Small-subunit ribosomal RNA, 5' domain from an uncultured prokaryote, 518 nucleotides, folded computationally.

Context: one part of a larger RNA
RNA sequence: GGAUGAACGCUAGCGGCAGGCCUAACACAUGCAAGUCGAGGGGUAGAGGCUUUCGGGCCUUGAGACCGGCGCACGGGUGCGUAACGCGUAUGCAACCUACCCUUAACUGGAGGAUAGCCCGGAGAAAUUCGGAUUAAUACUCCAUAGUAUAAUGAUAUGGCAUCAUAUUAUUAUUAAAGCUUCGGUGGUAAAAGAUGAGUAUGCGUUCUAUUAGCUAGAUGGUGUGGUAACGGCACACCAUGGCAACGAUAGAUAGGGGCCCUGAGAGGGGGAUCCCCCACACUGGUACUUAGACACGGACCAGACUCCUACGGGAGGCAGCAGUGAGGAAUAUUGGACAAUGGGCGCAAGCCUGAUCCAGCCAUGCCGCGUGCAGGAAGACGGCCCUAUGGGUUGUAAACUGCUUUUAUACAGGAAGAAACACUCCCUCGUGAGGGAGCUUGACGGUACUGUAAGAAUAAGGACCGGCUAACUCCGUGCCAGCAGCCGCGGUAAUACGGAGGGUCCGAGCGUUAUCC
Numbered sequence: 001g002g003a004u005g006a007a008c009g010c011u012a013g014c015g016g017c018a019g020g021c022c023u024a025a026c027a028c029a030u031g032c033a034a035g036u037c038g039a040g041g042g043g044u045a046g047a048g049g050c051u052u053u054c055g056g057g058c059c060u061u062g063a064g065a066c067c068g069g070c071g072c073a074c075g076g077g078u079g080c081g082u083a084a085c086g087c088g089u090a091u092g093c094a095a096c097c098u099a100c101c102c103u104u105a106a107c108u109g110g111a112g113g114a115u116a117g118c119c120c121g122g123a124g125a126a127a128u129u130c131g132g133a134u135u136a137a138u139a140c141u142c143c144a145u146a147g148u149a150u151a152a153u154g155a156u157a158u159g160g161c162a163u164c165a166u167a168u169u170a171u172u173a174u175u176a177a178a179g180c181u182u183c184g185g186u187g188g189u190a191a192a193a194g195a196u197g198a199g200u201a202u203g204c205g206u207u208c209u210a211u212u213a214g215c216u217a218g219a220u221g222g223u224g225u226g227g228u229a230a231c232g233g234c235a236c237a238c239c240a241u242g243g244c245a246a247c248g249a250u251a252g253a254u255a256g257g258g259g260c261c262c263u264g265a266g267a268g269g270g271g272g273a274u275c276c277c278c279c280a281c282a283c284u285g286g287u288a289c290u291u292a293g294a295c296a297c298g299g300a301c302c303a304g305a306c307u308c309c310u311a312c313g314g315g316a317g318g319c320a321g322c323a324g325u326g327a328g329g330a331a332u333a334u335u336g337g338a339c340a341a342u343g344g345g346c347g348c349a350a351g352c353c354u355g356a357u358c359c360a361g362c363c364a365u366g367c368c369g370c371g372u373g374c375a376g377g378a379a380g381a382c383g384g385c386c387c388u389a390u391g392g393g394u395u396g397u398a399a400a401c402u403g404c405u406u407u408u409a410u411a412c413a414g415g416a417a418g419a420a421a422c423a424c425u426c427c428c429u430c431g432u433g434a435g436g437g438a439g440c441u442u443g444a445c446g447g448u449a450c451u452g453u454a455a456g457a458a459u460a461a462g463g464a465c466c467g468g469c470u471a472a473c474u475c476c477g478u479g480c481c482a483g484c485a486g487c488c489g490c491g492g493u494a495a496u497a498c499g500g501a502g503g504g505u506c507c508g509a510g511c512g513u514u515a516u517c518c
Stems, first nucleotide, its partner, number of pairs: 001518004006514005013370006019363002021328001026326003030323003035070003040067002046061006077281003086206008097197001101194001103192002106189003109143004119132005149174011179186002207253003214244003219241008256278004260271004283304005306317004334360001336359003342356001343354004373404004383395005410454005418445001424439007462507005467488003473502005483490002
C1' cells in the first nucleotide's frame, strides 16, 4: 500500500447493487416451512328443494375424517465428524440399479376373502385403545394366458480383457395386469432401447508432528456358503501365514474438499463468508422398516441426557428450515407481503400447497453514484489569531450584498416494464393429438421506479493529523508534573512532539483506531 462476513470511537443528506451469529452442532415459548388427487373407493355431517300419515321419504349439492395412488430421498439448513477414494482430476464396470419422462412392439381374461370408514358397546385424566356387526376399491389373494424376462441343460457363429460377451437357436420350468370415462381418451402389466440420477473400482494429487518406529488377527490370501442392485473378508465356516512401514506405516494434533477469493510483476504466500458442485450431519448413540431411491431434518423403534403434561397408573417433544426468544459474545436483521414471476409436488384441468423463490423492512457492513450550491463582489469590513504594535500580516472573495440555478429534499399531478402463458372462444396446418395465429384473463413489489409542475439557497460536513519517517506552524498554559507514543523518542520555565487556541494538511458521508492476511 491492498484486503475484510469485521468490531470500537467521533460524525452522518440521498440512491443503486451486494452482504449480514465468524462465538454456544448451546437451550428453545409461539406461528408458519409438504402436500395433493372425488377423472381410484365407500361414504357422512351440513345446506337447498319437493313431499309427508309429522315417524319420515325422495332429489340436488356436499366439507372434515377414512381406505388407496403419487410426493414426502427434491427444495431449505449447518460444518459436528471426517486426513478418507471424502474431495479434485482421469479412466473402467464383461460386477450394477434407475420411479416419473421419450421411443418400440405385445397383453389387459376369470374368481375370491378381508379391512378402515360408518354403526353399537367398553377402558383411560390424557395420549390413545379394545370388542362386536357390516361394507368398497386402481388395496389384498388365487386361477388362466405370455416372451427378446428369469433359471437349468445344450448347439452354432463372431469377438474379446481372464472370469466371458454378443447374435441365432432347441428343450423344460417359473412369474403379469385395474380400472375410470363425457367413448375422444386416460391409466395398468411384462419386455427392449434411450435419457436422467445413483452405486462401485482404480491411477495421480490432497495439512502438521519422528520429542509418535514399529503396526496388524477378519488382520493378508485361498476354497466354499450366505448376503447385496452389484464386485469384494461385506459376513460366516475351514485352510494357509500372510499384509503395511524410513518413498514415513501406526499413533497424536488440526481440518469438511473443490470451483473460487485476497495479495503479489510473477513464482509464491494466505483464506475456504456470499454464489455453484460434491461430502457429512439432523438432541446424543444404535437399528432396521417402507420405497425406484433413505438406514430418512419437520417418519418409526430402542437406549441416554434434557424439557413439559399428569388424576402418579402413564404420556409428549426435538428450529444445524423461515421469522423470533434466552444465553454466550467486541459483534450480525422482521415473530413482514405474495405465490404476480421463476422453479417444485399433486391433479385431465380449474386449481391447491410451496418461509424454495420473488419482494418489502432493519444496519454507512462494503462497493459505486449524487448532493450539501454557482457567478460577481475589496471599505481587503467587524470579530478572532499573530507581529518588530499610532502600523501591518492572516482568516479572506471568505462574509455581507447583487444576480443565477433547483440536482436533492418538500408539495401536487401523471404513472410503468417485469405478462408470456395455462384455461376459455374463434381460425389454420397436419391429422384425431399436437403445433401455430387472433381475442380474453392474471402484479406481492406499488401509486413504487420514472416523468412533469411549483416555490425557494432553500433541506444536508465531518474526522484524523501538523518533530522525523509523512503532506501540514505559530501563540498561550504546564514544568520529567499532567500527559503523548507505530519506531526513533518528546516533557526537568522560551515544548512546531503534552493540553487549548488560531492557522494549515489529508480524506470526505465518512474519518480514525484495533484485529487478521499478503
Model confidence (mean pLDDT): 84 of 100. Rfam family: Bacterial small subunit ribosomal RNA. Its family is annotated with ribosome and structural constituent of ribosome in the Gene Ontology.